Model confidence (mean pLDDT): 84 of 100. A computed fold for a 1371-nucleotide RNA from an uncultured bacterium, annotated as small-subunit ribosomal RNA. The RNAcentral record of the sequence draws on ENA. Its Rfam family is "Bacterial small subunit ribosomal RNA".
[in-house]
RNA sequence: AGAGUUUGAUCCUGGCUCAGGACGAACGCUGGCGGCGCGCCUAACACAUGCAAGUCGAACGAGCGAGAGAGAGCUUGCUUUCUCGAGCGAGUGGCGAACGGGUGAGUAACGCGUGAGGAACCUGCCUCAAAGAGGGGGACAACAGUUGGAAACGACUGCUAAUACCGCAUAAGCCCACGGGUCGGCAUCGACCAGAGGGAAAAGGAGCAAUCCGCUUUGAGAUGGCCUCGCGUCCGAUUAGCUAGUUGGUGAGGUAACGGCCCACCAAGGCAACGAUCGGUAGCCGGACUGAGAGGUUGAACGGCCACAUUGGGACUGAGACACGGCCCAGACUCCUACGGGAGGCAGCAGUGGGGAAUAUUGCACAAUGGGGGAAACCCUGAUGCAGCGACGCCGCGUGGAGGAAGAAGGUCUUCGGAUUGUAAACUCCUGUUGUUGGGGAAGAUAAUGACGGUACCCAACAAGGAAGUGACGGCUAACUACGUGCCAGCAGCCGCGGUAAUACGUAGGUGGCAAGCGUUAUCCGGAUUUACUGGGCGUAAAGGGAGCGUAGGCGGAUAUUUAAGUGGGAUGUGAAAUACCCGAGCUUAACUUGGGAGCUGCAUUCCAAACUGGAUAUCUAGAGUGCAGGAGAGGAGAAUGGAAUUCCUAGUGUAGCGGUGAAAUGCGUAGAGAUUAGGAAGAACACCAGUGGCGAAGGCGAUUCUCUGGACUGUAACUGACGCUGAGGCUCGAAAGCGUGGGGAGCAAACAGGAUUAGAUACCCUGGUAGUCCACACUGUAAACGAUGAAUACUAGGUGUAGGGGCCCCAAGCCUCUGUGCCGCCGCUAACGCAUUAAGUAUUCCGCCUGGGGAGUACGGUCGCAAGAUUAAAACUCAAAGGAAUUGACGGGGGCCCGCACAAGCAGUGGAGUAUGUGGUUUAAUUCGAAGCAACGCGAAGAACCUUACCAGGUCUUGACAUCGGAUGCAUAGUUUAGAGAUAAAUGAAAUCCCUUCGGGGACAUCUAGACAGGUGGUGCAUGGUUGUCGUCAGCUCGUGUCGUGAGAUGUUGGGUUAAGUCCCGCAACGAGCGCAACCCUUAUCAUUAGUUGCUACGCAAGAGCACUCUAAUGAGACUGCCGUUGACAAAACGGAGGAAGGUGGGGAUGACGUCAAAUCAUCAUGCCCCUUAUGACCUGGGCUACACACGUACUACAAUGGCGAUCGAACAGAGGGAAGCAAGACAGCGAUGUGGAGCCAAUCCCAAAAAAUCGCCCCAGUUCAGAUUGCAGGCUGCAACUCGCCUGCAUGAAGUCGGAAUUGCUAGUAAUCGCAGAUCAGCAUGCUGCGGUGAAUACGUUCCCGGGUCUUGUACACACCGCCCGUCA
Repeated sequence: AGAGUUUGAUCCUGGCUCAGGACGAACGCUGGCGGCGCGCCUAACACAUGCAAGUCGAACGAGCGAGAGAGAGCUUGCUUUCUCGAGCGAGUGGCGAACGGGUGAGUAACGCGUGAGGAACCUGCCUCAAAGAGGGGGACAACAGUUGGAAACGACUGCUAAUACCGCAUAAGCCCACGGGUCGGCAUCGACCAGAGGGAAAAGGAGCAAUCCGCUUUGAGAUGGCCUCGCGUCCGAUUAGCUAGUUGGUGAGGUAACGGCCCACCAAGGCAACGAUCGGUAGCCGGACUGAGAGGUUGAACGGCCACAUUGGGACUGAGACACGGCCCAGACUCCUACGGGAGGCAGCAGUGGGGAAUAUUGCACAAUGGGGGAAACCCUGAUGCAGCGACGCCGCGUGGAGGAAGAAGGUCUUCGGAUUGUAAACUCCUGUUGUUGGGGAAGAUAAUGACGGUACCCAACAAGGAAGUGACGGCUAACUACGUGCCAGCAGCCGCGGUAAUACGUAGGUGGCAAGCGUUAUCCGGAUUUACUGGGCGUAAAGGGAGCGUAGGCGGAUAUUUAAGUGGGAUGUGAAAUACCCGAGCUUAACUUGGGAGCUGCAUUCCAAACUGGAUAUCUAGAGUGCAGGAGAGGAGAAUGGAAUUCCUAGUGUAGCGGUGAAAUGCGUAGAGAUUAGGAAGAACACCAGUGGCGAAGGCGAUUCUCUGGACUGUAACUGACGCUGAGGCUCGAAAGCGUGGGGAGCAAACAGGAUUAGAUACCCUGGUAGUCCACACUGUAAACGAUGAAUACUAGGUGUAGGGGCCCCAAGCCUCUGUGCCGCCGCUAACGCAUUAAGUAUUCCGCCUGGGGAGUACGGUCGCAAGAUUAAAACUCAAAGGAAUUGACGGGGGCCCGCACAAGCAGUGGAGUAUGUGGUUUAAUUCGAAGCAACGCGAAGAACCUUACCAGGUCUUGACAUCGGAUGCAUAGUUUAGAGAUAAAUGAAAUCCCUUCGGGGACAUCUAGACAGGUGGUGCAUGGUUGUCGUCAGCUCGUGUCGUGAGAUGUUGGGUUAAGUCCCGCAACGAGCGCAACCCUUAUCAUUAGUUGCUACGCAAGAGCACUCUAAUGAGACUGCCGUUGACAAAACGGAGGAAGGUGGGGAUGACGUCAAAUCAUCAUGCCCCUUAUGACCUGGGCUACACACGUACUACAAUGGCGAUCGAACAGAGGGAAGCAAGACAGCGAUGUGGAGCCAAUCCCAAAAAAUCGCCCCAGUUCAGAUUGCAGGCUGCAACUCGCCUGCAUGAAGUCGGAAUUGCUAGUAAUCGCAGAUCAGCAUGCUGCGGUGAAUACGUUCCCGGGUCUUGUACACACCGCCCGUCA
């Protein structure tokens, strides 16, 4: 000193939470010792029992009396009498009991704190001083007797003493009332001196004595108390008025004393917004805790004061009480009782019950310190000193130290190599703080007396022996892994964690923290500048009153003099001690105790100063106001007048519609509407002018004229002389709606009615329509009453409009100036947006208001109102946010620009039929699995009869079908036979071993055997790699440096043009760069050169020859807006043209930026984790993947004449491919599929191979000479095998279908459409896929709309991003 938490990210506002300290604590787990402290915070609840206040015989009289002496009787050791008598001791008397100890109920008060005052007072015992104590008297207890009562306790009679009580004498001084004098002061007055008059005292005891202790009076002191006053001392205004002895006076009374303290009379006062009264809460302080401080909280222990003693009241005694362990009365409660009556008071110390989360022993001692009594000895003392219990707190110590690596075992983790626990342990050596036992043994005490206590402390012996836990480990916050669990169980202070790989739950290992404690809970302060005095704010985050006038209050211009209240300084007194701080000292240290010092920021008194504020006085004119002179204005009130429009009424003309809407309908109209003409009536509002123009305090004010009236502005400087500013309460004004009474009512129009819209439509739209809107009077008192910005004053760059004045001026322009009203903009401010002389800047003064969101501007109470309602204004509960500004995206049935077969213009389709194929669904033992909008569905699959195959049924195997390692063997394997569906099992079994060698052997292969392990198309594509799809071949995506911004970010990349393009140019706080675009690559189109066989042929054919041509394949050329013109900004570029095979990226391909979709794939492959291990692995046979009420996608074939069939078997024309387990020619057989046979070809040579549409003829619009599904028969081919389940051929059969609803797809040129050919896969199987060529169109005005995309901008409460967010109702 800060941190977490609102957001995708940012800054701010703002709350919540945490880290610290503290505690009279409690709870959980744990617990070795000692010292010093502390220990009913709750029921001021009730209390059994014991103790807590007595003492004095030197005040007094009895009584008892150990013992001693003397005498008498005599039984000579007994009885009795007298005297003395230590000691005990009820009673009288004295002192004490008013202290000490407890508690905090009451008390908001002179109770407490602090500082004064008492000239208005008292003070036992104590100290000092002065003066005294003479002489008498009468009683009452005790006691004795009688007597009442259960008891407590009495009653009567009689006797008696005193330091008990009462007169008399004396009076230095005292008291009372006088007059005299001397002084003093603080107003009433006070002190002292002498005088005369009156009044009031006394006690003795001890001792041989000295003397001592007492007694009386007075003065002084000390101590203790009492009273008064200044200042300070909690919350509530949803408590605003309170008060009758109340406030004062006079006079009595009372008190120690002043005083309405009490009483009589008189007066009518007293307190209060500076908070009276009332309600709530509370003992106050020194201090304690916290805090940097200022503050905040608190008042246990220790100390001071107060109050109380079962509740309430009262007095007595006394120096002192209205009295904790005294009295009386009343109440409640408890106890005793003979029922008549009595007794009691733990908030003393222990202790009990109860309450409670919770708080101790019915201990020892008066040894010390102190208190009471006493002359003293001494007695009493639950004050106190000690001990006991409690980790309740603070402090100290210990639980061992050194060495010790095989880094043991065990545990945990593991990539299986190891790592870690960990020098930790074991083991060796050592020590003895503590512990146990034994011995010695204090100080506290002065000569004696020690509860503590055989305690502290010291010595010796023994043995590492008896002594570690607790909470944490996601971030904040130091500390991490494994397993279990699977939004379950649970955790959590806040954020949050847990839905199958949880460092957040539980356990374990490990780690970090503190440690005889550690955590949790409660509370307080801090952090929180989050109530802001120090030290905050109010345009948009919470917050400016709707506006003005003005009271109290606060603040206030210039000059001079004075004062000294504020202010500054000095001195004095006080601020108790303890605590805290500094320097020391004593306990072994520390805690603890203690000495000294400083300090206690305060209060009071006094002195000095006089700048500033205040007071007083005098003066001034700059603030403010008045006068005079001007002009401007929808400022206000009243009255009058006007025209346009609307509606209605009357009359005319006139005929079928009008009106209304997105479209309609309700409505009006043949009984004459609407339209039009004329006349009339009524009410309301005032077009144009009109303007971020004017006026007003705000609300607000708009035709014209008149009357009355308020304010502002300009000029002048005659007058006043600070008269000012603000303004709690108060008063006034205050839009619209609303309310009351009475008018008025044209239009408009809540409510209401009808028609539409709609799923509904209590709405938006339409037709009507009542309050109301208008006027007068009265009320309401609120608005986004907004500039969301209170008023006033001063200062602080400018520019440019506009309204009203003034000045200079040549009267046009221009310049200067005052007031108002706008815009732009600097400094400055601001979280930013923005404000910026009209401040949200810099300052001052005053007022109002705010303190997280919701609950709520609500409830209750008060005030106001006719009501509606207004105003003032909470709490419980609940959330961790709510919010402001700005940023980047995304989105918008927002805008601008642009592009794309996106639409449009066209061509051909799909959707209807049949079939093929894929999918869904259903079915099944199984119909294996995956793919799911575009971007799954002729997709994985470039080809499921077995195999494939992963699925199902059945039969089998268990180190295994496959890999590596150990041991043994070279038996065997190949082949054949038998059984079986086969896997497999059994039998038989020829020939011969493969390689290297240092000859020892080693390796390969095969069989048997043991265990490590193999194996898994099992799960998770949401744990992953790799690969792929898609947006999209869209033109974008970024970076470095710089600059701007507090920051997220921006700039660059935006803008003006242009492009297919972030392509290029220009401009610009940007300058450059990267990935993309383009180009480089392949192919195609032209040419050249070179090379030419298997290719080609000008040589008539063949051969030969040749390489011109075609072609092949290598290298080049060519195209670059290069040239010309126009346009453009002198650019980029566009348009047109020339040349050229090709012209503006010539056509096509490959090539796919940053990223998005938790997109697809664990079944291509790889792979983490989980799961199976005689099975989820492996083998075999058969079946299934081919099922079939149905739905969808993609294709093929058609519905025909742009066609079908046939023919000439040639009269045609390709390209690109493939070929040895192969392609196969010619020939022959078959109607044909095909077969026989085999030339040629490892291919520019041979073969597949026939290209087909094209051409010619027939058919003549029909379910046909269309179409070919389906089915029957007969065949062919491949293959162990064609039933489930292949393809082909021939003959026969001849279904639906006559161009396809809503909807929807592809395509812009060698393209669509149409026609065939080839290839991969493949034994066989192609309507699919991938390629190839042939024929070969139509259309594009254009970008309004649909879809997708790019870019700029705008709004946003969205960010999982519109498939968002979110409101209400119901459950």